[in-house]
Molecule: Bacterial RNase P class A
Organism: Labilithrix luteola
RNA sequence: GACGCCGCGCAGACGAUCGCCGGCACGCGGGCUUGCUCGCGCGCGGGAGGAAAGUCCGAGCUCCGAAGAGCACGAUGCCGGGUAACGCCCGGUCGCGGAAACGCGGAGGACAGCGCCACAGAAAACAGACCGCCAGAUGGACAAAAUGCCCAAAUGGUAAGGGUGAAAAGGUGGGGUAAGAGCCCACCGCGCGGGCGGUAACGUCCGUGGCACGGUAAGCCCCAUCGGGAGCAAGGCCGCAUAGGCAGACGGUCGAGGGCUGCUCGCCCGAGCUCGCCGCGAUGAAAGUCGCGGCGGUCACGUCUGCGGGUUGGCUGCUGGAGGCGGUCGGUAACGGCCGUCGUAGAAGAAUGAUCGUCACCGCGCGGGGGGUGACUCCCGCGAGGAACAGAACUCGGCUUACGCGCGACGUCGACC
Numbered sequence: 001g002a003c004g005c006c007g008c009g010c011a012g013a014c015g016a017u018c019g020c021c022g023g024c025a026c027g028c029g030g031g032c033u034u035g036c037u038c039g040c041g042c043g044c045g046g047g048a049g050g051a052a053a054g055u056c057c058g059a060g061c062u063c064c065g066a067a068g069a070g071c072a073c074g075a076u077g078c079c080g081g082g083u084a085a086c087g088c089c090c091g092g093u094c095g096c097g098g099a100a101a102c103g104c105g106g107a108g109g110a111c112a113g114c115g116c117c118a119c120a121g122a123a124a125a126c127a128g129a130c131c132g133c134c135a136g137a138u139g140g141a142c143a144a145a146a147u148g149c150c151c152a153a154a155u156g157g158u159a160a161g162g163g164u165g166a167a168a169a170g171g172u173g174g175g176g177u178a179a180g181a182g183c184c185c186a187c188c189g190c191g192c193g194g195g196c197g198g199u200a201a202c203g204u205c206c207g208u209g210g211c212a213c214g215g216u217a218a219g220c221c222c223c224a225u226c227g228g229g230a231g232c233a234a235g236g237c238c239g240c241a242u243a244g245g246c247a248g249a250c251g252g253u254c255g256a257g258g259g260c261u262g263c264u265c266g267c268c269c270g271a272g273c274u275c276g277c278c279g280c281g282a283u284g285a286a287a288g289u290c291g292c293g294g295c296g297g298u299c300a301c302g303u304c305u306g307c308g309g310g311u312u313g314g315c316u317g318c319u320g321g322a323g324g325c326g327g328u329c330g331g332u333a334a335c336g337g338c339c340g341u342c343g344u345a346g347a348a349g350a351a352u353g354a355u356c357g358u359c360a361c362c363g364c365g366c367g368g369g370g371g372g373u374g375a376c377u378c379c380c381g382c383g384a385g386g387a388a389c390a391g392a393a394c395u396c397g398g399c400u401u402a403c404g405c406g407c408g409a410c411g412u413c414g415a416c417c
Stems, first nucleotide, its partner, number of pairs: 001413004006408005012359007020047002023044002026041006049389001053400002056398005061231004068265004073227005078092005093107001094105004108222002113220002115216003130162002132158004138152003142148001170188006189211001190209008235316004245307007257269003272299001274297010323342008361386002364383008
């Protein structure tokens, strides 16, 4: 210096003029319940992000009156830690990619069970013989003979070589064999047993042994852990308006129906008077009256289902939070403790905009000057350009995606000293 990779910072500044939103204080005027509210004026402060995006996770908060257990369903999935919590973050282990810095991870279980592995190939898991290699009854040819050698082949042995495939019955080397094979041996690998280190995941070493029943669970599944639902368009208040509508069904405390979710169980909530008749009791001389129960009627009551109608206005929720900043202590770190300090938008079809000037930033062209051994690099002047991604809408912790400029660490290569 180049390339790569990781981390951090900024997200233009100042001034003027005009224009928006909100807060505080003051003054004036109006409404008017001595309190509140409306309008105007002037002054002083404040007014989009690091992703505000995606709506993917987790929460705070609100509602479902309280709210348990099981099943279903869903999510996560190595170990240890952080956090309000998480599927996030930190550290570590293992695996994969990369020359490396570093990046990624679908990281529990394949002997609980089921499914799948197309095509190709001889054969794809209790999984093999296509080409080969060896032996070769028998036949033929050469040969004087014993025998040797060549060709074809029933049959037998073989899975080391080749082929197919994403994957083929451990790998490499040697011995052995008719040719071969863990058949035997060495090393590696794998199973089992043990030592040492580590909180652990795991690492490493020793011994021993059949030398091996493949892969796939982001296929179903099994195991462990976690999980109510809906969401600020949640919810609360005020106002307006209509049809306190119509129909059907069930119910009457021995219970219709409803209740945080899909189911089950448990638990909880849950609805009248009046008339007539009958029975019992009380009171009374009797008529009558009162109470309880049963049956029936009328009008209502309580629910569920369907159809239909009205309002779709205003205020609030709405900004002080697991908050920001600084210092210090602990921790490898994420992060936590302590001390101090700040008050940093709250709109409502949706505010922060427009114009001008100067400066800053980036690359290009021209000119000038400096530094260095070198590769190269720095400063000044002039000129015309550029200036990314992108706008809060209840608030936070994350992840993911988009993107301009600057600074630094690390890795590799190259040049020079």